[in-house]
The RNA shown here (c-di-AMP riboswitch aptamer (ydaO/yuaA leader)) has 167 nucleotides and comes from a Solirubrobacterales bacterium. The prediction has a mean pLDDT of 76. The sequence was found by an Rfam model in a public genome assembly. The organism belongs to Solirubrobacterales, within Bacteria. The model forms 96% of the base pairs in the Rfam consensus.
RNA sequence: GCGCCGACCAAGCCGAAUCCCGGUCCACGCCAGUGGCCGGGAGCGGGGGACCCACUGGCCGGAGUCAUCCGGUCACGGGGCGAAUCGCCGCGAUCGCGCGGCGUAGCGCCACUCUCUUGGCGCGAGCCCGACAGCUAACCCCGCAGGCGUCCGACAAGAGAGGGCUA
Numbered sequence: 001g002c003g004c005c006g007a008c009c010a011a012g013c014c015g016a017a018u019c020c021c022g023g024u025c026c027a028c029g030c031c032a033g034u035g036g037c038c039g040g041g042a043g044c045g046g047g048g049g050a051c052c053c054a055c056u057g058g059c060c061g062g063a064g065u066c067a068u069c070c071g072g073u074c075a076c077g078g079g080g081c082g083a084a085u086c087g088c089c090g091c092g093a094u095c096g097c098g099c100g101g102c103g104u105a106g107c108g109c110c111a112c113u114c115u116c117u118u119g120g121c122g123c124g125a126g127c128c129c130g131a132c133a134g135c136u137a138a139c140c141c142c143g144c145a146g147g148c149g150u151c152c153g154a155c156a157a158g159a160g161a162g163g164g165c166u167a
Base pairs, nucleotide, nucleotide: 012148013147014146018042019041020040021039022038023037025036026035027034028033043144044143045142046141047140048139053134056075057074058073059072060071061070062069063068077132078129079128080127081126086103087102088101089100090099091098092097106123107122108121109120110119112162113161114160115159116158117157118156
């Protein structure tokens, strides 16, 4: 000097995933306090659930007032959380499908907050229900996890509005 691995730094980031109260329970000898566990509340988030409204396509046959209706058949059933949808190409294949690439609906970050504009950097997954759910007032049920992580004076910038701190 280069490469690889790990730790610290923990401001901040994705996300609904935060805060508070109580307990004759457990642990830290004891008090206090803290953590765990149990219970409750606020707040945030999600699902189910009326009237009304809405409710696939192709092919074949029939009817008709030619608007449409009926029957049969075919179609990788349908649905939820999430930004994570959709298209094209290539390879591998046992229809089904898998892997990879290029885009794309949409989403996130660039650090006081919001809106708009420009620029830059990323994501564009995964999981669940189990034949079942459109919307939906009342009402009912559920979650509050997990994962990342600078800089040492700079956090890309402009406009508008607001807020905070300092003098």